[in-house]
């Protein structure tokens, strides 16, 4: 706009009693045609590596809505859907008749401008509607705008080469054909191009961007929300309509899904907004409104509108706010800690005085809309009202890194970001006071930056740490001497276009503030466009000669290739000689040899390899290259300065060479020689050593292609201080290859400088430049898998998963060495005596017991604690008691008895009883009961600890200041050169100077003065005796014990600078520390000891405490250690005789006498001790034994004493008589000792009643041998060395085996993905093509053909899962079996 025409209802009126009718509503919803819109806006990020995006640009183009301009709107036809009739379906719907209108569809006229045409010429438009009108709204053609869109192109931004070659419509032209529009966009024919190392193709991944977030930046990571741009809408393909689409809420096919069915066929697509459901570590309301802000339609009015505005839930972020403020010490309680005083929480709390923000209750109330509309909203904001009222919590407190104590816990429970805690004192686990942070949030777990100069564009390395390619030629690429002239790509530089908004920085402004958000202003490191400048590069021309090459003329050299020659040797063959061995090793043997070796002498064969010269000498890119000649041939240096004129340096890929081994053919083999055989060593010994011995080595071709191919040092060129050798030139010069210079090789040492450090250091690893090649923890792995080379071996490229916190480098102290050097010690040789075998003693271990208490366990434990176990001792065991206790101390109450003594019972303790009964100053003392504080423990930890001790070792070392060296650890000093016993002590020295040790100081001896002179002495004088210092007297001697002296390389002599050694002298009592002792340095063994004591912790309290008998500690198949006594004649035994020291003595030593065979008894003197007492023995004389299991030896047993003791059974010692065992000198090993020492002999003594003492400690007799001398055993000290050791070699690691975990390689096969290619099949569409059918016609149906999604088959590549079985990895307190490495690592 249109529909001949049918056409509602809810609510309202009027009428009526009411049903109802009737009027608005209304030709109004609502069906239909037409028009516009639905391609916007709103979601997602699968795809996509691509002109998709991001910036700059181009244009073969389009454009409905909307501005402007400009021409026009005349006049006609056929339809058709709603309608109505009617068919078919379960349903979606679907069909047939008829009837109708429009701004729906079609023709005709018109033609400014427009298209088409070279032009003549052609061609092509339109609608009307409302209104009485006015006029509005449209409607055609064409021209501009705005805005949008579509196409092209430059440049920019992921990863993989273990993806290297790709393409046939592919590249291009011609020419059609299609699109709005260029253009293989499509097609026909013609050409054979096109893109790739500046990564094509192929895999993988992934939406770009402004921007986020990190960082000084540069630059890494991200791609949520906001704003641009793509792209997709169940999954693939299509095309329709339109201005625009190949269309998120349009269509068709074809798929898989889910739904409905009457099984015939249909429906559907939330990656719109709530919302469900599953997945998941996790992500919200099925709310309000169109009131604002925008968008569609409409002329409005008005619709729509899950865009949007706006609530809602979420500590998910960002902000800002509050939980209260003041005062308030008996520093309350309460809990923690305590040195038990105290201290902390803590003015924190109560308590007093205040305030009311937020929330709560109640009243007003907006801006947003300057008029009408208000979802938010009765909100924000304002007033009023009660009351501190309703409102803190999380992590941490070993170190990084703010904050500590206590109890629990015992390598358990646990922690833990790293590096680490935890094994009985945990600031690290767990609580728990207290502290320290952060706060409505707090830690925790992921991720991204950064710290990380740890991928180094800024702004990194490559000798030893990861890293220079084996070496060379050379291509592409990079990079390039000097002089002018153009030039303007790089490059500076002015302008100017653009770099969207948002964010970002400044600055301002509104919400009380902030967050947050309005306005300005910079930024924004880029890109394009117009000028300028010309130094540098670059480009273009033309020179130059220094870079670099040619020419001339010269010497050096194992450069290289062939060819031929030579002597020396080894071996074999033949002959001579000539015997019985060779040969080999640590020592042998295997092995040659009487069939004649080896040895020798002569001839010969035949290969391989070149000796002195030979030199860190020369030559080659490197690998390499060594007898002599000849022929051929590379390079390099010198000198000249004559040509060219930048021709140059490096150089991915590539190409060539390339030690050794080792592979093909075919020779050829003397010696050597993998395997391999024997023989030996050895636990073994597939090794190391021997004896054969083949591949091989050698020649020729032809292939591996890797080395510690090393200067662990890529090549070119240039600058930077010297010394001093050696090789080749050349110039000068000199008697002299005798000096000087000069290039170019090849050594060493060194400045500056560089390095982590050692080291390098004009031959740079120092200071530049150019250009390659590597490197980014260890391990797994140069391995797996592909590729790609090889005849194979096997090379070349080269991951990953998984482990681990380190793995390297250099240097430092130290310790070690089956490295070195120096030097010491009874170390070891030399000697002398023993252990080891015997029987006894003691001790241990093991055993064994009710118990055999405990402790010590290589040296450095075992005759050790213990210097005295019959009871005690004692700690163990068994029994019987006690429980404030056997012992101390306090306090309070009670008693005056307890005790002693008697009896009873008992093995004792212990219980029962009887009996006497203390002083006082009346406080008490003394005792003893009850309660209470406490005691007590040889229970445990010596690895919590003190003290004290052993060892290393009386070995000479260990250290500090201070300076100087070193980045530092450290170092020097302290080392060196001499010397000592010694870091003694001299000398020299970046060192000076000190301590601790060492020596001396102290004792004992050994000589002597001198003083004293008893209880020692006695020489002289007297006097006495059988004898005697017995007596007087003496200090002279001994002696004894005070103070002193003496010895110190001090004197000579060699030797040496000097310390300082040597001789030996001289004197000396002693002579080079005179002997001996005390004396033990920094520190090592977590040595020992908690049972000497002391002490932390922890543990028992009617016992793990004490108190009694009794037993044990003493046991006995065995096994060490330590000793005694022996095995005899240097000796037994008998009888005689001689000479010490140094201790001890009163509950004692005991003379003498007596008695006894003796132990011993009775008796009984003298001394508390230079007075009394205490035999010395071995030796000496003399005899006897006469080599034997004895006159050797004395266990072991029987008897019978004596002594100690309350007591001698387990369990003493000792005498006596008897008995008379082993043993005849000691395997293997192994111990002490250098001088008054070993051996030998007694003697005291300490403990102690006695004694198991043969032990320990000390006297003193008698008294020796040996030491060549440092090679090797063993300790030890210095100084160098190597180390991969530092718990320090008893270290430290390697490999296979077995066992459990874990990830991975291959594997018949099996499943699955995603792409290609080829055959066949092919919906829907376009589009070409068409007779029959339908329509007046335009055209349409049909039907065919091109394309084609998609299915199927096929053969072959490819990723992935998975899988018998198999390979090797990795990791794992204490498995097997060796011991390869690290030291000369034991065969470098």
């Nucleotide at each position: 706009g249109c529909u001949u025409g049918a056409g509602a209802a809810a609510a309202g009126g009027u009428a009526g009693c009411a049903a109802u009718a009737u009027c608005u509503u209304a030709g109004u919803a609502a069906a239909g045609c037409g028009g516009c819109g639905u391609a916007c806006g709103g979601g997602u990020g699968a795809g996509u590596a691509a002109c998709a995006c991001g910036u700059g640009g181009g244009u073969a183009u389009c454009c409905a809505c909307c501005u402007c301009u400009u021409a026009g709107u005349g006049g006609g036809g056929a339809a058709u859907a709603a309608c109505u009739u009617u068919g078919g379906g379960a349903a979606a719907c679907c069909g047939a008749a008829g009837c109708u209108a429009a701004u729906a569809c079609c023709g005709c006229a018109u033609a400014a401008g427009u298209c088409c045409g070279a032009g003549a010429g052609g061609a092509g438009a339109a609608a009307g509607c409302a209104g009485c009108a006015a006029u509005g709204c449209g409607c055609u053609g064409a021209g501009a705008g705005a805005g949008g869109a579509g196409c092209c192109c430059g440049c920019g931004g992921c990863c993989g080469a273990u993806u290297a070659g790709c393409u046939a419509g592919u590249u291009g032209g011609u020419g059609a054909g299609g699109u709005a529009a260029u253009g293989g966009c499509u097609c026909a024919c013609c050409a054979a191009g096109g893109c790739a190392a500046c990564g094509a193709u192929c895999g993988g991944u992934a939406g770009c961007c402004g921007g986020c977030c990190u960082g000084a930046g540069a630059g890494g990571g991200c791609a949520c929300a906001c704003g641009g741009c793509c792209a997709c809408a169940c999954u693939g393909g299509c095309a329709c309509u339109g201005a625009a689409a190949c269309a998120c809420g349009g269509g068709c096919c074809a798929g898989a899904c889910u739904c409905c069915u009457a099984c015939g066929g249909g429906a559907g697509g939330c990656a719109g907004c709530a919302g469900u459901g599953g997945g998941g570590a996790a992500u919200c309301u099925u709310g309000c409104a169109c009131a604002a802000u925008g968008g569609g339609c409409g002329a409005a009015a008005g619709c729509c509108u899950g865009a949007u505005g706006c609530a809602g839930c979420g500590a998910c972020g960002c902000c800002g706010c509050g939980u209260g403020g003041a005062u308030g010490a008996u520093g309350a309680a309460g809990c923690c800690c305590u040195u038990c005083g105290g201290g902390g929480u803590g003015u924190a709390a109560a308590g007093u005085c205040c305030u009311u923000u937020c929330g709560g209750c109640a009243g007003g109330a907006a801006c947003g809309a300057u008029a009408a509309u208000g979802a938010c909203g009765g909100u924000a904001c304002c007033u009023g009202c009660a009351g501190a009222a309703g409102a803190a919590g999380c992590u941490g407190c070993g170190g990084c890194u703010a904050a500590c104590u206590a109890c629990g816990u015992g390598c358990c429970a646990g922690c833990a970001g790293c590096c680490g805690c935890g094994g009985u004192a945990a600031u690290a686990c767990g609580u728990a006071g207290g502290c320290a942070g952060c706060a409505a949030g707090c830690g925790u777990u992921g991720u991204u930056c950064g710290g990380a100069a740890u991928u180094a564009c800024u702004g990194g390395g490559c000798g030893u740490a990861a890293a220079g390619a084996g070496u060379a030629u050379g291509u592409a690429g990079g990079u390039g001497g000097u002089g002018u002239c153009c030039u303007a790509a790089g490059u500076u530089u002015g302008g100017u276009g653009u770099g969207a908004a948002a964010u970002c920085u400044c600055c301002u402004g509104g919400c009380u503030c902030a967050a947050c958000u309005g306005g300005g202003a910079g930024g924004g490191u880029g890109c394009g466009c117009c000028g300028a400048a010309a130094a540098c590069u670059g480009g273009g021309a033309u020179g130059c000669u220094u870079g670099a090459g040619u020419g001339u003329g010269g010497g050096a050299g194992a450069g290289g290739a062939a060819a031929g020659c030579g002597g020396a040797a080894u071996u074999c063959c033949u002959g001579g000689u000539g015997u019985a061995g060779c040969g080999g090793u640590g020592a042998a043997a295997u092995g040659c040899g009487u069939a004649g070796a080896u040895a020798u002498c002569a001839g010969g064969a035949g290969g391989a390899a070149c000796a002195c010269c030979u030199g860190u000498g020369g030559u080659g890119u490197a690998g390499a290259c060594g007898g002599c000649u000849u022929u051929c041939u590379g390079g390099a240096c010198c000198a000249u300065a004559a040509c060219u004129g930048a021709c140059a340096c490096u150089g991915a890929g590539a190409u060539a060479c390339g030690a050794a081994a080792g592979c093909g053919u075919g020779g050829g083999u003397a010696g050597c020689a993998a395997a391999c055989a024997g023989g030996a060593u050895u636990a073994g010994a597939u090794a190391c050593c021997c004896u054969g011995g083949u591949a091989g080595u050698c020649c020729a071709c032809g292939c591996c292609c890797u080395a510690a191919a090393c200067g662990a040092u890529g090549c070119a060129c240039a600058c930077u201080u010297g010394g001093u050798g050696u090789g080749a030139g050349c110039c000068a010069u000199u008697c002299a290859c005798u000096u000087g210079g000069u290039u170019c090789g090849u050594g060493c040492c060194g400045a500056a400088g560089c390095u982590a450090a050692c080291g390098c250091g004009u031959u740079a690893a120092g200071u530049g430049u150019g250009c390659c090649g590597c490197c980014u923890g260890g391990g797994g792995a140069g391995u797996a898998c592909g590729g790609u080379c090889g005849c194979a071996a096997g090379g070349c490229u080269g991951a990953a998963a998984c482990u681990c916190a380190a793995a390297g480098g250099a240097a430092u102290u130290g310790a070690c060495g089956g490295g070195g050097g120096c030097c010491c010690g009874c170390a070891c040789a030399a000697g002398c005596g023993g252990u080891g075998g015997a029987g006894c003693a003691u001790g241990u271990g093991g055993u064994u017991u009710a118990a055999u208490u405990c402790g010590a366990u290589g040296a450095u434990a075992c005759g050790c604690g213990a210097g005295g176990a019959a009871c005690c001792u004692u700690a163990c065991c068994g029994g019987g008691g006690c429980u404030u206790g056997a012992a101390a101390g306090g306090c309070g109450c009670c008693c005056g008895a307890c005790a002693g003594u008697c009896c009873c019972u008992g093995a004792a303790a212990g219980g029962g009883g009887a009996u006497u009964u203390u002083c006082u100053u009346c406080g008490g003392a003394c005792g003893g009961g009850c309660g209470c504080c406490u005691a007590g423990g040889u229970g445990c930890u010596g690895c919590a600890u003190g003290g004290c001790u052993g060892u290393c070792g009386u070995c000479a070392g260990c250290u500090c200041g201070u300076g100087c060296c070193g980045u530092g650890a450290g170092g020097u000093g302290u080392u060196g050169g001499g010397u000592u016993a010694a870091g003694u002590c001299c000398c020299g020295c970046a060192a000076c100077g000190a301590g601790c040790g060492c020596a001396a100081c102290c004792c004992c001896u050994a000589c002597u003065g001198u003083c004293a002179g008893u209880u020692g002495c006695u020489a002289a004088c007297a006097g006495g005796u059988a004898a005697u210092g017995c007596u007087g007297a003496g200090g002279a001697c001994u002696c004894u014990g005070g103070c002193g002296g003496a010895a110190c390389u001090g004197c000579c002599c060699g030797u040496g600078c000097a310390a300082a050694c040597g001789g030996a002298g001289a004197g000396g009592a002693a002579g080079g520390c005179g002997g001996g002792g005390a004396c033990g340095a920094c520190g090592u063994c977590a040595a020992g000891u908690c049972a000497u004591c002391a002490c932390g912790g922890c543990c028992c309290u009617u016992a793990u405490g004490u108190c009694c008998c009794g037993g044990g500690c003493u046991a006995c198949a065995c096994a060490c250690g330590u000793g005694c006594u022996a095995c005899a004649a240097u000796g037994g035994c008998g009888c005689a005789u001689a000479c010490a020291g140094a201790g001890g003595g009163c509950a004692g030593c005991c003379a003498c006498c007596a008695c006894g065979c003796g132990a011993g008894u009775g008796g009984g003197a003298g001394c508390g001790a230079a007075u009394c007492c205490u035999u010395a023995a071995a030796g000496u004389g003399c005899g006897u034994c006469u080599c034997a299991g004895u006159u050797c030896g004395g266990a072991u047993c029987g008897g019978a004493g004596u002594c100690u003791g309350c007591a001698a059974c387990u369990c003493g010692a000792c005498u006596c008589c008897g008995u008379g065992a082993a043993g005849c000198c000691g395997g293997a090993a192994u111990c002490g000792c250098u001088a008054g020492u070993a051996a030998u002999c007694g003697c005291g003594c300490a403990u102690c009643a006695g004694c198991c003492a043969u032990g320990g400690c000390g006297c003193g007799g008698u008294g020796a041998a040996u030491a060549c001398g440092u090679u090797c055993c063993c300790g030890g000290g210095c100084c160098u060395u190597g180390u991969a050791c530092a718990c320090a070699c008893c270290g430290c690691c390697c490999g296979u085996c077995a066992a459990g975990c874990c990830a991975u390689g291959g594997a018949a096969g099996c499943c699955g993905g995603a792409a290609g290619c080829g055959c066949c099949u092919g919906a829907a569409g376009u589009c070409c093509g068409u007779a029959a059918c339908c329509g007046c016609a335009a055209g349409g149906a049909g039907c065919g053909g091109c394309c084609c999604a998609g299915g199927g088959c096929g053969a072959a590549a490819u990723c992935g899962g998975u899988a018998a079985c198999u390979g090797g990895g990795g990791c794992u307190a204490a498995g097997u079996c060796g011991u390869a490495a690290c030291a000369a690592g034991g065969u470098a």
Predicted 3D model of a 1388-nucleotide RNA (small-subunit ribosomal RNA) from a metagenome. Rfam family: Bacterial small subunit ribosomal RNA. The RNAcentral record of the sequence draws on SILVA. The coordinates come from a structure-prediction model, not an experiment, and the mean pLDDT is 84.